[in-house]
RNA sequence: GACGGUCGGAUGGCCGCCUCUCGGCAAUGGGGAAACCCGUCGGGGGGAGGAAAGUCCGGGCUCCACGGAAACACGGUGCCGGUUAACGGCCGGCGGGGGCGACCCCAGGGGAAGUGCCACAGAGAGCAGACCGCCGUCCGUAUGCAGACGGUAAGGGUGAAAGGGUGCGGUAAAAGCGCACCGCAUGGCCGGUAACGGCUAUGGCAAGGUAAACCCCACCGGGAGCAAGACCGAAUAGGGACGGCGCGCGAACGAAAGUUCGCAGGCGGGUUUCUGCGCUGCCGUCCGGGUAGGUCGCGAUGAGGAGUCCGGUGACGGGCGCCCCAGAUGAAUGGCCAUCCAGCGUUCGGGUUUCGGCCCGGGCGGGGACAAAACCCGGCUUAUAGACCGUCUGGA
RNA sequence: GCGAGAUAGCUCAGGCGGUCAGAGCGUCGGAUUCAUAACCCGGAGGUCGAGAGUUCGAGUCUCUCUCUCGC
Numbered sequence: 001g002a003c004g005g006u007c008g009g010a011u012g013g014c015c016g017c018c019u020c021u022c023g024g025c026a027a028u029g030g031g032g033a034a035a036c037c038c039g040u041c042g043g044g045g046g047g048a049g050g051a052a053a054g055u056c057c058g059g060g061c062u063c064c065a066c067g068g069a070a071a072c073a074c075g076g077u078g079c080c081g082g083u084u085a086a087c088g089g090c091c092g093g094c095g096g097g098g099g100c101g102a103c104c105c106c107a108g109g110g111g112a113a114g115u116g117c118c119a120c121a122g123a124g125a126g127c128a129g130a131c132c133g134c135c136g137u138c139c140g141u142a143u144g145c146a147g148a149c150g151g152u153a154a155g156g157g158u159g160a161a162a163g164g165g166u167g168c169g170g171u172a173a174a175a176g177c178g179c180a181c182c183g184c185a186u187g188g189c190c191g192g193u194a195a196c197g198g199c200u201a202u203g204g205c206a207a208g209g210u211a212a213a214c215c216c217c218a219c220c221g222g223g224a225g226c227a228a229g230a231c232c233g234a235a236u237a238g239g240g241a242c243g244g245c246g247c248g249c250g251a252a253c254g255a256a257a258g259u260u261c262g263c264a265g266g267c268g269g270g271u272u273u274c275u276g277c278g279c280u281g282c283c284g285u286c287c288g289g290g291u292a293g294g295u296c297g298c299g300a301u302g303a304g305g306a307g308u309c310c311g312g313u314g315a316c317g318g319g320c321g322c323c324c325c326a327g328a329u330g331a332a333u334g335g336c337c338a339u340c341c342a343g344c345g346u347u348c349g350g351g352u353u354u355c356g357g358c359c360c361g362g363g364c365g366g367g368g369a370c371a372a373a374a375c376c377c378g379g380c381u382u383a384u385a386g387a388c389c390g391u392c393u394g395g396a
Numbered sequence: 397g398c399g400a401g402a403u404a405g406c407u408c409a410g411g412c413g414g415u416c417a418g419a420g421c422g423u424c425g426g427a428u429u430c431a432u433a434a435c436c437c438g439g440a441g442g443u444c445g446a447g448a449g450u451u452c453g454a455g456u457c458u459c460u461c462u463c464u465c466g467c
Base pairs, nucleotide, nucleotide: 001392002391003390004389005388006387007386009340010339011338012337013336014335015334017047018046019045020044021043022042023041024040025039029038030037031036049370053381054380056379057378058377059376060375061225062224063223064222074221075220076219077218078217079093080092081091082090083089094108095106096105097104098103109216110215114214115213116210117209118208131156132155133152134151135150136149137148138147140145164182165181166180167179168178169177183205184203185202186201187200188199189198190197191196229296230295231294232293239287240286241285242284243283244282245281248263249262250261251260252259253258265280266279267278268277304323305322307320308319309318310317311316341368344365345364346363347362348361349360350359351358352357397467398466399465400464401463402462405421406420407419408418414452423439424438425437426436445461446460447459448458449457
């Protein structure tokens, strides 16, 4: 240098905090309308993390919607095989890239289905192209060269990218034009579950890049979230039922009680007018919904923990016995002291030096990284002073 | 628990990848005026919140962080 793992201050004393449990005391107890909550003394058990974090994925759980399934739309994932409750996670392979190496990185399906884009530069940028060049013929000529027509794409130049690469032959100069090797494509055979790899034959080379652009293909996904949700349940307002007292006019129904409708009156916008709308006597008792509040959900049965054995390269799976291990709701897990440990600064003594420092012993000072559960679990990502262990690589 | 955003000193465009780093206000200089303001002319000022990735190329696309705002 590479990879993997463990810990992340220790011990003791004193005083506290949260929760569970056992026993005694307090009871005709206190708060509250109710639901419900609450004391004191003593004993015992437990009491933050590797990330509790970010909320980036996946599930459990709960409610809502839906007869089932499929399709469309939208979103996500994307080499192959496995693992798992599930995943975009993990494991093992394959391919590509980087490193002398240990090893590391990869959103890694499809670009010969379609559409779009490829700025600037450059002659030419998607089926293209000839600027400087090279070569041939003709013509002019001062034999250097200039012009016209044609061939070519080796070399130069532009660019991220110019329609295989290197070499030999070939040619006027060239060119897969021909050949060898490499690359590529297609077919066959063999190995592998597969991704893919190997061998071989044929073809003179087509089919540039971009899908973290639209898109195509395959697979997955109903929505919301513990402020989910369940139960108990004030005051005030509003709804309903019953009773008592009260009540302008008219009409209809009715025996009556009364009900309905219309008009009038009253109230409702900051004020007035018109039009329209809504409500409309008071008191008492009861009922139901629901808010505040309270209880549950909520942690002792779980994809649980540590151990051991077996299967598997591994992720992981199976068996066995053991253990029960935070649960708050402005939110407990803390404070002080002593000793020690690692590390820092300073200083003294000794040793050493390549004069930068380093090592050993002692004194003093100050001082513990990132950060703290909030329904639970599996991952990912990010932060983290420092210490320790193991395997491996390169150099001396 | 869920959802938006970050571009000049301030308020905002640009979101379709390239000559796309832009507008208004502010600021600086000039001109005008006796002087100042307004009007006019010209300029400066930006790691596009940070870091990676895709791409020839990123303000724009993707991922991870930071901060702010809202429900």

This is a predicted complex of two RNAs, RNase P RNA and transfer RNA, with 467 nucleotides together. The prediction has a mean pLDDT of 77.